RNAcentral holds the sequence, with entries from ENA. A computed fold for a 1390-nucleotide RNA from an uncultured prokaryote, annotated as small-subunit ribosomal RNA. The coordinates come from a structure-prediction model, not an experiment, and the mean pLDDT is 85.
């Protein structure tokens, strides 16, 4: 002293939530000592037992018994127990002490104060007494009633019981004369005197009677303080006050009787809610805030609710009547009881102990005392409930031990931890022994006091011997032994602490946040670590953090939150000056503020906790003394705030009342003739019964164009044709008066757009509702035709709105520049109008300040004041309930439960937009030729199968992986086998390795038999083969492409994406890269708080296209020979080969253009503005594709998801798409003729010629590992012919005989003859591809293959037609703007 959560990120705003601390807790899990507190927070629920208040024989009569003794007639007596028990009159005590907190918002309490009282016993100090009498009644006795409790009657008797009579200083009453009133002894001792011998009488003690006075308790009364509702606002008849009575200790309506008519309340009366108040505890840095167990003070209760007697005191917890509930006894007629005492039991609870010990100590009642009673106490017994202390060993110990766990297989890691040595003994055990709490009282002696006194009592003294529940106390000495003693919660962030295996949005975790869908540090085990330790967590609770209710110390333009707005009452603030006062305010000493507790200091238990002695503190309340600035009060007397009169000034400021013109519609008359209206196209609708259109006239409402201005004016809602009258405010000038008369303003009250209701008028236009037409899947709408309430008056109601300036009101301070608007002043000049300065208004900017930012900024959201009304987390809700206003409609007031983690403001960046601007691509647009419709092919969905292996899915999946499935290829399927294995390393072993033939099998295998004895070699040896065992292992086209590498698609050859440092901003973030040109381009260029720089564009490479050198065999042939033939000789100039170079750079000219970057036109040139074309793909996107190319983490299988074989299947086939081919015909087809290419390819190859075959092809085999030989024939042309039809077009299908290739063409190849001759006449929505050697068309050639192609790759030959343009479609770039999207418009949301 903070963190976490809202977002892609960012600041704020605000809720939630965690971390502290504390408890009379309780639950789980664990548990060794001791000490010192604490222990029904729930049912003030009902209780069984027992115990908790008795005692006095020194007040009084009475008066047993069992036990012993003696006596005995044996029947019993008597002594003694006995100053007895046990009762009973009497006296004191039960109103102390102990108990829970129901009730109670009150003088109960807590604080200070006060007057009208009382006070038993102890206590302290005075005063007087304390004579003499008399008559009862319990006990007791006898009778007698009842089941018991518990009673009658008669008799006897006593007293510190109970009456009187004398006394009366003081006391009490009084009319001031006067009058009234008391007592009790007992017990000890005892010289004189006196007895009736019992005593009086004196003393001492305790009592007792009346009196005063004080301590102490205790009653009463005031002042202040004391929870929270207003959805409770009025409440009161003993009420509020006199006067007299009464009654109380005592003041009072306490009570009564008469009189008045009071009294209380918004500074919250009344009524309902909770609640026992305080010292004090908890927490907080303080101020607060929650709390009132334990101790302590007061106060109430004692089963529930009334009453009262006694008594110093009670309206009484263990006391009385009475009524009630409930529990008990009963003989049924009657009776007994009250644990909120101390124990315990039942019950309720999440949960609270022993039917214990002593009065030894302290207190307390009694008593002269001895002592008696005390669940008050004082111990001990349970409970980790809490707080404190102590242990559970200590040194040393590396082989870094085993085991555990992890591993990248080496290691780390548990760890000096065990273990082993060597040691200690606290505390627990156990032997012994042993304090303090103990002193008084008591005897016994000595002094002194009282006394007549050496009795008594009393006080002090010396002394003796008692008295201990705790208690087997506390400590102390010895003694054995490392021994009997370690858990719990966490380990994703916050918040210290991280690996593995398990499960697989399951099971579970969760304080928030969130975690878990096959690699989970979040689950649950484990190993390892943090923490804290006899504890350790959870929960519940309270402060705190939270400044989140803000006094201290918070806010209201947009986050919650200024009442629509005025006036104005209570309140609360309030200009200057003297005097005076002393209430606030400050100061000095005073009373009090109980004890503990807190806090400071000493002191005792070893230390602490705990006890205990002193201080300070108690921030508060009286009462008193002083100060006098500031605030308040009073008094004077000021003018600056406020108004007042006087003369201007602008104005849609208000109510009333007149009157004008335009225009719409309607009527009535003319003129006219077929439309008119609307629309985005339309119809509904008017119109031939004459509209629309135009002119005349006329009614009738209602609104006032231009002027019109971020111009006026008003409080605000508002307010606009024009006159005139009535009427509020306002605002400049100066002069005068009044003198603080202010400012705000809860309630209150006036005003308050629209719409709407209430009654009457009024209704032209426009119109909710409704109708009708269209729209449109649907249209209860937009759009058109109509139309009623309503909009207008007049009166009364309603009270709401983005009633915003989302900004309450007054007043005062704070730089400037600017524009209107109403005044005045000055100046200077012109007569149009200027400068300057000044007072109000009313916009736009903008310093400094302030704001989260956005923005405000003399009209503040800025400084600083005064008063008000509001806010407290989203939702449920401006709802219900309740009041209350209104005729309704509904308005003000206004909440819970429940529910979420957010909800929210303001800026960023993106991304979207059926936003804008700018630009671009065969993107549209012009063209050209296709698909889509046939029939085939081929790939795919689908079905279908034992199987149709498996991928691929919008564009970027479907002639795609497959550049070629008859077997293999194959991954599928079924059937028959093998299982260390078809393959690969290690180890051991074997001679061999290999090749051929038999059996029998569908083969893969299996049996046997023979032949063989091998390579290389430094002679050591090494290589490769093979049988069988065993274990390591091998093998997986098994899954996960969402665990992955590599590799590719695509956006997209689009032009863009970044980064250092600077700067700006709290900050994400901007700047640069954005702006003006420009360009195919983030190419360039110019500008700028940005200067630079990378990746990308562009060149740099390859090929065509010109041209030069060089080289000329297998190429080539101009000229010279030569031959069928460039065939040969000969030549290297041409082709052309390949290999080096040249050539293009906006280089030159003109324009443009900003003198630039660049653009347009020309020149020259083979190519010219990137000359065509490849190669080459920036930061990233799509969890885009592939685990079946490779690799490679993880799961899974191991006599099978490996591995070999036969067959079959990947070739299926009602459909459906995708891509091609061939076609439909005359730009044709068929026959013919004959010319011209270019890339490639060839030894298990290409194969010429030649010969056989109608053809495929055979059959021989020159030639050539190839610019020499071969594939090689180009085909489109070009003649001739068909003549427009399902045809000499189309060619499927199919029948048949055939060829090739292969071990083999059945499923299942390709090709040829002959025959068959299907659809099909240019293709519907829709759709592709192309801008020049390009579309189209035309063939050729390779790869791959034994064999198979319309598919792919590549080659040339022929050779086009269009592009105004950029408005739309689609896809990009870039600026800018909205946005509640960020998974980003396939979004969110209702």
């Nucleotide at each position: 002293a903070g963190a976490g959560u809202u977002u892609g990120a960012u600041c704020c705003u605000g809720g939630c939530u965690c971390a502290g601390a504390u408890u009379g807790a309780a639950c789980g899990c664990u548990g060794g000592c001791g000490g010192u507190a604490g222990g029904c927070c729930u049912a003030a629920c009902a209780c069984a037992u027992g115990c908790a208040a008795g005692u006095c024989g020194a007040g009084c009569g009475a008066g047993a018994a069992c036990g012993c003794g003696c006596c005995u007639u044996c029947g019993g007596g008597u002594g003694u127990u006995a100053u007895u028990a046990g009762a009973g009159c009497g006296g004191c005590g039960g109103a102390c002490g102990g108990g829970g907190g129901a009730g109670u918002a009150a003088c109960g309490c807590g604080u200070g104060g006060g007057a009208a009282u009382c006070u038993a016993c102890c206590c302290c100090a005075g005063u007087a007494g304390c004579g003499g009498g008399g008559g009862a009644u319990a006990a007791c006795u006898u009778g007698u009633g009842g089941a018991a409790a518990c009673g009658c009657a008669a008799g006897c008797u006593a007293a510190u019981a109970c009456c009187g009579c004398a006394u009366a200083c003081g006391c009490c009453c009084u009319a001031a004369g006067g009058g009234g009133g008391a007592a009790a002894c007992u017990a000890g001792g005892g010289g004189a005197u006196c007895u009736u011998c019992g005593g009086a009488c004196c003393u001492u003690a305790c009592a007792c009677u009346a009196u005063u006075g004080g301590a102490u308790g205790a009653g009463c009364c005031c002042g202040c303080g004391u929870u929270g509702g207003a959805u409770u606002a009025g409440c009161u008849a003993g009420u509020u006050g006199g006067u007299g009575a009464g009654g109380u200790a005592a003041a009072g309506g306490c009570u009564c009787a008469c009189c008045a008519a009071g009294g209380c309340u918004a500074c919250g009366a009344u009524c309902g809610g909770u609640a026992g108040c305080u010292g004090g505890u908890c927490u907080g840095a303080g101020a607060g805030g929650a709390u009132g167990g334990c101790c302590a003070g007061c106060c109430a209760c004692a089963c529930u609710g009334g009453g009262a007697c006694u008594g110093a005191g009670a309206c009484a917890c263990g006391g009385c009547g009475c009524a009630g509930a409930c529990u008990c006894c009963u003989a049924c007629g009657g009776g007994a009881g009250g644990c909120a005492g101390c124990a315990g039991u039942g019950g309720g609870c999440a949960a609270u102990a022993u039917u214990g010990g002593a009065c030894a100590a302290u207190g307390g009642g009694c008593g002269c005392a001895a002592g008696c009673c005390u669940g008050a106490u004082c111990c001990a017994g349970c409970c980790a409930u809490a707080c404190c202390g102590c242990g559970u060993g200590u040194g040393u110990g590396a082989a870094g031990a085993a085991g555990g766990c992890u591993c990248u297989a080496g290691g780390g890691u548990u760890g000096u931890a065990a273990a082993g040595c060597a040691c200690u003994u606290u505390a627990a055990g156990u032997u012994g022994g042993g304090a303090g709490g103990a002193a008084a009282g008591g005897g016994u002696g000595a002094u002194a006091g009282u006394u007549a006194a050496u009795a008594u009592c009393c006080a002090c003294u010396a002394u003796c011997g008692a008295u201990g529940a705790c208690g087997g106390u506390a400590g102390c000495c010895g003694u054995a032994g490392a021994a009997g003693a370690a858990g719990c919660c966490c380990c994703g962030g916050c918040u210290a602490a991280c690996u593995c295996c398990g499960u697989g949005c399951c099971a579970a975790c969760a304080g928030c946040c969130g975690c878990g869908g096959u690699a989970a540090u979040a689950c649950g085990g484990a190993g390892g670590g943090u923490g804290c330790g006899a504890g350790c967590g959870u929960u519940a609770a309270u402060c705190g953090g939270a400044a989140u209710u803000a006094c201290u110390g918070g806010g209201c333009g947009u986050a919650a939150a200024g009442a629509g707005c005025g006036c104005g009452u209570a309140g609360g603030c309030g200009g200057a000056u003297g005097a005076u006062u002393a209430a606030g305010u400050c100061u000095c000493a005073u009373g009090u503020g109980a004890a503990a507790g807190c806090c400071c200091u000493g002191g005792g238990c070893u230390c602490a906790a705990c006890c205990u002695g002193g201080g300070a503190a108690c921030u508060g309340c009286g009462a008193u003394g002083g100060a006098u600035a500031c605030u308040g009060g009073c008094c004077a007397g000021c003018u600056a705030g406020a108004g007042u009169a006087c003369g201007g000034u602008a104005g849609a400021g208000g109510g009333a009342a007149g009157u004008g013109g335009a225009a719409u519609u309607c009527c009535g008359g003319g003129u006219g003739u077929a439309g008119c209206g609307g629309u985005g196209a339309a119809a509904u609708g008017c119109g031939u019964a004459g509209a629309u259109a135009u002119c005349c006239g006329g009614a009738g409402g209602a609104a006032c164009a231009u002027c019109a201005g971020u111009g006026g004016c008003g409080a605000a809602g508002g307010c606009g044709g024009c006159c005139a009258a009535c009427u509020g405010g306002a605002c400049g000038a100066g002069u005068a008066c009044u003198g603080a008369c202010g400012c705000u303003g809860a309630g209150g009250u006036a005003c308050g757009a629209a719409a709407g209701c209430g009654u009457g008028g009024g209704g032209a236009g426009c119109a909710a509702a409704c109708a009708g037409g269209a729209u449109u899947a649907g249209a209860u709408a937009c759009c058109c035709u109509g139309g009623u309430a309503g909009u207008c008056c007049a009166c009364g109601c309603c009270c709401u709105a983005a009633a915003c300036u989302a900004u309450g009101c007054g007043a005062a301070c704070u730089g400037g520049a600017u524009g209107u608007u109403g005044g005045g002043c000055a100046c200077a000049c012109u007569u149009a109008g200027g400068u300057g300065c000044u007072c109000g208004g009313u916009g736009a900017c903008g310093a400094a300040g302030c704001u989260a930012a956005c923005g405000c900024a003399u009209u503040a959201a800025g400084u600083a004041u005064c008063c008000c009304g509001c806010c407290u987390g989203g939702g449920g809700a401006g709802u219900a309930c309740g009041g209350u206003c209104g005729c309704a409609a509904g308005g003000c007031u206004g909440a819970a439960a429940c529910u979420c983690a957010a909800a929210g403001g303001a800026a960023u960046u993106g991304a979207c937009g059926g936003g804008g601007g700018c630009c671009c691509g065969c993107a549209c647009a012009a063209g050209c030729g296709g698909u889509g419709g046939a029939g085939u092919a081929u790939g795919u969905g689908g079905u279908u199968u034992a199987a149709u292996u498996c991928g691929a899915a919008g564009c970027a999946a479907c002639g795609c992986g497959c550049a070629g499935a008859a077997c293999c290829u194959u991954a599928c399927c079924a059937g028959c086998c093998c299982u260390u294995g078809a393959c690969a390393u290690g180890g051991g072993g074997a001679g061999c390795a290999u090749g051929g033939g038999c059996c029998g099998g569908a083969g893969a295998g299996g049996c046997g038999g023979g032949a063989g004895u091998g390579c290389c070699u430094u002679c050591g040896g090494g290589a490769a083969u093979c049988g069988g065992a065993a274990g390591a292992c091998a093998g997986g086209u098994g899954c996960u492409g969402c665990a992955u590498g590599g590799c590719u698609g695509u956006c997209g050859u689009c032009a863009g994406c970044u980064c250092g440092u600077g700067u700006c901003g709290u900050g994400a973030g901007a700047u640069g890269u954005u702006g003006g040109g420009u360009u195919a381009a983030g190419u360039c260029c110019c500008g700028c708080a940005a200067c630079g720089a990378g990746c990308g564009c562009a060149a740099c490479c390859c090929u065509c296209g010109c041209c030069u050198u060089c080289a000329g065999u297998u190429g080539c042939c101009a000229g010279c020979a030569u031959u069928a033939a460039g065939u040969u000789g000969g030549g290297c100039a041409c082709u052309c080969u390949g290999a080096a170079g040249g050539a293009a750079c906006u280089g030159c000219c003109g324009g443009u253009g900003a003198u630039a970057a660049g653009c347009c036109g020309g020149a020259g040139g083979a190519a010219g503005g990137u000359g065509g074309g490849g190669a080459u793909g920036a930061c990233g996107u799509c969890a885009a594709g592939u685990c079946c190319u490779c690799a490679u983490g993880g799961c899974c299988c191991u006599u099978a998801u490996g591995g070999g074989c036969u067959g079959g299947g990947c070739u299926a086939c009602a459909c459906a798409c995708g891509u091609g081919c061939u076609a439909c015909a005359a730009u044709g087809g068929c026959a013919g003729u004959g010319a011209c290419a270019a890339u490639g390819g060839g030894c298990a190859g290409c194969g010429a010629g030649a010969c056989c075959g109608c053809g495929a092809g055979g059959u021989u085999u020159a030639g050539c590992a190839a610019a020499u030989c071969c594939c090689c024939a180009a085909a489109a042309a070009c003649u001739g012919u068909c003549u427009c039809a399902g045809u000499u077009c189309g060619g499927a299908u199919u029948g048949u005989a055939c060829u090739c290739u292969g071990c083999a063409a059945c499923u299942c190849g390709a090709g040829u003859g002959c025959a068959u001759g299907a659809a099909g006449u240019u293709g519907g929505a829709a759709u592709c591809g192309c801008u020049a050697g390009u579309a189209a068309u035309c063939g050729u050639g390779g790869a791959u293959c034994a064999g198979c192609u319309u598919g792919c790759c590549a080659c040339g030959g022929u050779g086009a037609a269009u592009a105004c343009g950029u408005u739309c479609c689609c896809g990009g770039g870039c600026c800018u703007u909205g946005u509640a999207c960020a998974c980003a418009c396939c979004g969110c949301c209702c």